Transfer RNA from a bacterium, 71 nucleotides, folded computationally. It was read from a public genome assembly. Rfam family: tRNA. It is annotated as a transfer RNA.
[in-house]
RNA sequence: GGGCCUAUAGUUUAGUGGUAGAAUAAGUCGAUGGCAUCGACUAGGUGGCGGUUCGAUUCCGCCUAGGUCCA
Numbered sequence: 001g002g003g004c005c006u007a008u009a010g011u012u013u014a015g016u017g018g019u020a021g022a023a024u025a026a027g028u029c030g031a032u033g034g035c036a037u038c039g040a041c042u043a044g045g046u047g048g049c050g051g052u053u054c055g056a057u058u059c060c061g062c063c064u065a066g067g068u069c070c071a
Stems, first nucleotide, its partner, number of pairs: 001070007010024004018054001026042006047063005
């Protein structure tokens, strides 16, 4: 320098164009005399810039970061 893959919540991740989910972590409340534990609830996210589309996490281009292969 070139090819390919990946980027979603604090963390691990699901999501084949139509309301973004789960686990765990965090907070509040309840059960207990207290702790542990359990239950209910709450907050928290689509790497960036453009394009296509009525509508983009999803499709396309570029950039950034990481991984991998070739030279």